[in-house]
RNA sequence: GAGUCGGCCAGGCAGUCGCUGUGUGCAAUAGCACAUGGAGGAAAGUCCGGGCUCCAUCGGGCAAGGUGCCAGGUAACACCUGGGGGGCGUGAGCCCACGGAAAGUGCAACAGAAAGAUACCGCCUAAGGGCUGCGCAAGCGGCAACGGCAAGGGUGAAAUGGUGCGGUAAGAGCGCACCGCGCGCGUGGCAACACGCGUGGCACGGCAAACCCCACCUGGAGCAAGGCCAAAUAGGGAAGCGAGCGGCGCGCAAGCGCCGCGACAUGUGGCCCACAUGGGCUUCCGGGUAGGUCGCUAGAGGUGCGCGGCGACGCGCAUCCCAGAGGAAUGGCUGCCCAAGACAGAACCCGGCUUAACGGCCGACUC
RNA sequence: GCCGGAGUAGCUCAGCUGGUAGAGCAGCUGAUUUGUAAUCAGCUGGUCGGGGGUUCGAUUCCCUUCUCCGGCU
Numbered sequence: 001g002a003g004u005c006g007g008c009c010a011g012g013c014a015g016u017c018g019c020u021g022u023g024u025g026c027a028a029u030a031g032c033a034c035a036u037g038g039a040g041g042a043a044a045g046u047c048c049g050g051g052c053u054c055c056a057u058c059g060g061g062c063a064a065g066g067u068g069c070c071a072g073g074u075a076a077c078a079c080c081u082g083g084g085g086g087g088c089g090u091g092a093g094c095c096c097a098c099g100g101a102a103a104g105u106g107c108a109a110c111a112g113a114a115a116g117a118u119a120c121c122g123c124c125u126a127a128g129g130g131c132u133g134c135g136c137a138a139g140c141g142g143c144a145a146c147g148g149c150a151a152g153g154g155u156g157a158a159a160u161g162g163u164g165c166g167g168u169a170a171g172a173g174c175g176c177a178c179c180g181c182g183c184g185c186g187u188g189g190c191a192a193c194a195c196g197c198g199u200g201g202c203a204c205g206g207c208a209a210a211c212c213c214c215a216c217c218u219g220g221a222g223c224a225a226g227g228c229c230a231a232a233u234a235g236g237g238a239a240g241c242g243a244g245c246g247g248c249g250c251g252c253a254a255g256c257g258c259c260g261c262g263a264c265a266u267g268u269g270g271c272c273c274a275c276a277u278g279g280g281c282u283u284c285c286g287g288g289u290a291g292g293u294c295g296c297u298a299g300a301g302g303u304g305c306g307c308g309g310c311g312a313c314g315c316g317c318a319u320c321c322c323a324g325a326g327g328a329a330u331g332g333c334u335g336c337c338c339a340a341g342a343c344a345g346a347a348c349c350c351g352g353c354u355u356a357a358c359g360g361c362c363g364a365c366u367c
Numbered sequence: 368g369c370c371g372g373a374g375u376a377g378c379u380c381a382g383c384u385g386g387u388a389g390a391g392c393a394g395c396u397g398a399u400u401u402g403u404a405a406u407c408a409g410c411u412g413g414u415c416g417g418g419g420g421u422u423c424g425a426u427u428c429c430c431u432u433c434u435c436c437g438g439c440u
Base pairs, nucleotide, nucleotide: 001367002366003365004364005363006362007361008360009359011337012336013335014334015333016332017331019038020037021036022035023034024033025032026031040343044354045353047352048351049350050349051348052222053221054220055219064218065217066216067215068214069083070082071081072080073079084098085096086095087094088093099213100212104211105210106207107206120153121152122149123148124147130143131142132141133140134139161179162178163177164176165175166174180202181200182199183198184197185196186195187194188193226294227293228292229291236285237284238283239282240281241280244261245260246259247258248257249256250255264278265277266276267275268274301320302319303318304317305316306315307314308313338341368439369438370437371436372435373434374433377392378391379390380389386423394410395409396408397407398406416432417431418430419429420428
C1' cells in the first nucleotide's frame, strides 16, 4: 500500500418551547405542579420459525405443502456452530437447494447418421457369401455391400471412460500399464467421509429449482385473535293490566261525594262469562351493536462475574426495569464544535433470514 | 396491522407441464374513391416490472425486490 474476517457506534454539547406513559400532591371535573421513562440495527419486507388466543382434534392413513451431506445447538426453524465433499482465490478467506438418474415415466428446439443403442463422410475385405478376371484344377487376383468397425472427420450445450503401448483385414477395454468410475473387504471416524488392498473391463451419459422415489416435518386461522362490562333505537322471550279521563261541590290538607264521556280488534259461541290470536300499555330477563376495558408488555429480557463446551450455546450467582399509544407521543427553534451526519421510524411479543444505508472506531489476520 | 391477487407492443389481453413471443384495436405505406370513411394487402412497434440463481437454453421453474389492485374492523 492492497485486502479478509469479527465486534461496536449511528453527530455531540448547551439553552428554550412543546408531545406522551407512569408515580405523588392539589383540584368536584377539566386540569396544574414535581419526579421519572420515551424507536432501530434494520423498528422495513412479511420470507421462514415459535410463543399467545380461538376453532377443530382418540389414533392412524391418503392428499397438499415444505425440508434434503453429517453431527450438534435451540422453544422451533429454510437459522446458527463445528466437520465432510465440491468450486473460486497467491493468501487470509469466500461460495454451494450438497439425497436418489443400475424403480418407472418424460424432456433435449435447431444442427446432426444418431440425444440410447446410431452410421453421413470415412476405414477394411480376414472368415462365410455375391459379381468378375486368369487357370484343367487346387488356387491366385480385382470390385464392392444388404458384410465388418467406431479409430479419424463433421454436428451439437452434451456423442457411449482418458492417455500410451501392444494387437488387428480395419478396429475396438480386445489385452496390458497409469488415471477415472463401480463393487467388495479392511482400517480410522458417532457420522458424512477419507485412506489402503482386492476386483469388474465400463455393463451404469445429462436434466429431479420435470413428474416421481426415499427419509423427515407440518391441523386451520390470526391481537381487526380473543375475554369482560355494557347505552339509545329496533327486534326476541316472560309476566301482568282492563282501565281511566274531564268537570263541579265540600274540606286547611289527605281525601270524600255527585255528574258526564269511555271501557281495543278478530275468531269460537244464540248472548254474557270464558278461551285463543293479534294489537296497546307497564315491568322484568337474555343476546348482540355503539362505546369502554383487559389482552399490552417482567420477557426463550438486559448487564456483570464464574463454570462447562473448539464453537453455536448451556448452567449458576448478583444486579437492573428499559416505549406501550389508540388520530396514534418520541418533536421544533437558537448557538457552538467536528470527520458535516446515511437508511429509515415501534403498534401483541420473540428467534432468524433478506433488503436499504453517509460514514466512523476497535480487534484478529493475509499478500 | 393482517391476508390475497396482478405486472407481456401505445391500449386490452393470449402464451404455463422450458426451445426464435402472438391476436384485436391504434399507427404507417399502398390499393379502392372525385375526396373521406369503411374495406383489402403489407409493414413498423417488445429491457416479457428490476436483479440473481437452476438449465445447453427462462415470459415460463426457484429466490429476492419494486409498483399497482382487492378483502378483513
Overview
Predicted 3D model of RNase P RNA and transfer RNA as a complex of 440 nucleotides. Rfam match: Bacterial RNase P class A. By type it is a ribozyme. The prediction has a mean pLDDT of 79.